This is a predicted structure of a 538-nucleotide part of an RNA (small-subunit ribosomal RNA, 5' domain) from a metagenome. Its Rfam family is "Bacterial small subunit ribosomal RNA". Rfam links the family to the GO terms structural constituent of ribosome and ribosome. The RNAcentral record of the full RNA draws on SILVA.
[in-house]
Context: one part of a larger RNA
RNA sequence: GAACGAACGUUAGCGGCGCGCUUAACACAUGCAAGUCGCACGAGAAAGGGCUUCGGCCCCGGUACAGUGGCGCACGGGUGAGGAACACGUAGGUAACCUACCCUCAGGUGGUGGAUAACCCUUCGAAAGGGGGGCUAAUACAGCGUGAGACCACGACGGGAAGAACGUUGGGGUUAAAGCGGGCAUAUGCACGCAAGCUCGCGCCUGAGGAUGGGCCUGCGGCCCAUCAGCUAGUUGGUGAGGUAAUGGCUCACCAAGGCAGAGACGGGUAGCCGGUCUGAGAGGAUGAUCGGCCACACUGGAACUGAGACACGGUCCAGACUCCUACGGGAGGCAGCAGUGGGGAAUUUUGCGCAAUGGGCGAAAGCCUGACGCAGCGACGCCGCGUGGGUGAUGAAGGCCUUCGGGUUGUAAAGCCCUGUGGGGAGGGAAGAAUAAGGGCGCACGAAUAAUGCGUUUGAUGACGGUACCUCCUUAGCAAGCACCGGCUAACUCUGUGCCAGCAGCCGCGGUAAGACAGAGGGUGCAAACGUUGUUC
Numbered sequence: 001g002a003a004c005g006a007a008c009g010u011u012a013g014c015g016g017c018g019c020g021c022u023u024a025a026c027a028c029a030u031g032c033a034a035g036u037c038g039c040a041c042g043a044g045a046a047a048g049g050g051c052u053u054c055g056g057c058c059c060c061g062g063u064a065c066a067g068u069g070g071c072g073c074a075c076g077g078g079u080g081a082g083g084a085a086c087a088c089g090u091a092g093g094u095a096a097c098c099u100a101c102c103c104u105c106a107g108g109u110g111g112u113g114g115a116u117a118a119c120c121c122u123u124c125g126a127a128a129g130g131g132g133g134g135c136u137a138a139u140a141c142a143g144c145g146u147g148a149g150a151c152c153a154c155g156a157c158g159g160g161a162a163g164a165a166c167g168u169u170g171g172g173g174u175u176a177a178a179g180c181g182g183g184c185a186u187a188u189g190c191a192c193g194c195a196a197g198c199u200c201g202c203g204c205c206u207g208a209g210g211a212u213g214g215g216c217c218u219g220c221g222g223c224c225c226a227u228c229a230g231c232u233a234g235u236u237g238g239u240g241a242g243g244u245a246a247u248g249g250c251u252c253a254c255c256a257a258g259g260c261a262g263a264g265a266c267g268g269g270u271a272g273c274c275g276g277u278c279u280g281a282g283a284g285g286a287u288g289a290u291c292g293g294c295c296a297c298a299c300u301g302g303a304a305c306u307g308a309g310a311c312a313c314g315g316u317c318c319a320g321a322c323u324c325c326u327a328c329g330g331g332a333g334g335c336a337g338c339a340g341u342g343g344g345g346a347a348u349u350u351u352g353c354g355c356a357a358u359g360g361g362c363g364a365a366a367g368c369c370u371g372a373c374g375c376a377g378c379g380a381c382g383c384c385g386c387g388u389g390g391g392u393g394a395u396g397a398a399g400g401c402c403u404u405c406g407g408g409u410u411g412u413a414a415a416g417c418c419c420u421g422u423g424g425g426g427a428g429g430g431a432a433g434a435a436u437a438a439g440g441g442c443g444c445a446c447g448a449a450u451a452a453u454g455c456g457u458u459u460g461a462u463g464a465c466g467g468u469a470c471c472u473c474c475u476u477a478g479c480a481a482g483c484a485c486c487g488g489c490u491a492a493c494u495c496u497g498u499g500c501c502a503g504c505a506g507c508c509g510c511g512g513u514a515a516g517a518c519a520g521a522g523g524g525u526g527c528a529a530a531c532g533u534u535g536u537u538c
Base pairs, nucleotide, nucleotide: 001538002537003536004535006534007533008532009531010530013386014385015384016383017382018381019379020378021344026342027341028340030339031338032337035071036070037069040068041067048059049058050057051056078297079296080295088221089220090219091218092217093216094215097214098213102210103209104208105207106206107205108204109203110144112142113141119134120133121132122131123130124129149175150174151173152172154170155169156168157167158166179202180201181200182199183198184197188195189194190193223269224268225267230260231259232258235257236256237255238254239253240252241251242250272294273293274292275291276287277286278285279284299320300319301318302317303316322333323332324331325330350376352375353374354373358372359370360369361368362367389419390418391417392416399410400409401408402407423479424475425474426473427472428471429470433465439459440458441457442456443455444454445453482527483526484525485524486523487508488507489506493522494521495520496519497518503510504509
């Protein structure tokens, strides 16, 4: 000199864009943060309103609440405890693998059965929560049929350095499925309209490929201590088996005695890693807040279940600590989600608004959910911009300070005169951010069809911020400047007080009677809505 997620002191007008628990991965009151689908399925209110022959019926409404089932809950959001490791970065490998939803292609979607929740009855319990009996549905569950292909074992050929990679082929064995919604009357039946049927959309099953996301393996790279020098028994390798989506001591049995290490094994300490960030001419050094990628964790420790995917933050089970409820028998909980509270600390915000936009989940859609996100609030915490007025004005006014008493300085500074109106205040107008969706019109495709559906085009709701930004008019110089320093380094000097005292100080050093170094004043210098101090890094 530069920098900061800063803090402290004094001061403080406005706006834009950012940023805001670095400490206790300490404990948490309260609310919200993951649901959705009636076009998978069965059941189905109350209240309210209308009518009534007083029996009931209709509307709301096949609505609400709940249940079975599907998809999602493994994303998004938080934190940095642990971890020195294939965790991360980079370059590769997988002839050792998986991938729901999505896309492309090929083929299929036949027939049957038994249950069970909801519901009803009953029963235990203070509660949390159960037990028993009875009824019922499905895209829930289970058989059967079919089997192109896939898989399994075997045979043949190609292939390759090689194996059961892969490709072609043979005959065996095993193995699938689910329906839902809309439209139509062209050919059949009843001859109205409906059914078989036709057709469209969404699904379901099998196989192949893709895309995306991951698993595993390897080379190289990035901390400190040798006052850590030897470490190792599933240890190192083999054979066989188990396990996994998959390789592998990953696990197990047996066999062998190996494996690592001064190019630092083992041990200890510290630490999330990276893109980056800060500094520096660079080399380098320091760092890893915000944003983005990866990893790890979710009260502490352990475990599996479900699932395409978890060993799962707002799932389950066990143990522990802590808190709460209890009828003392037993139960409930997990903010390192967003706000917020206590505590710790030098120190870090609102228990706000909205799904209008972007994105996500579910749904055919309307839509619902979304503390992701978009916004607003608080904080000079940072960066940037603007203002606190502009011009003129000498009798160089008064006052202050200094003085050699002549004067000098504050100083064009003020006053006065002439202007302007940013910010502030008042009045009026007032956005962009919105793309489209449902629906309608037109055209095209499919189709028997002027239907339905799909595609293109056109039309067509919706704004939290916010009456905000912005624009116009009015108003008055009126409401808006401080902080540090002035001995040298280092820009800026005098007077008074004090008298090695009181004090200053980053270093050198000042102060013991004329102190440019202490304190005050006048004056000056620097920066400016900030200025200094402290801390940390280069």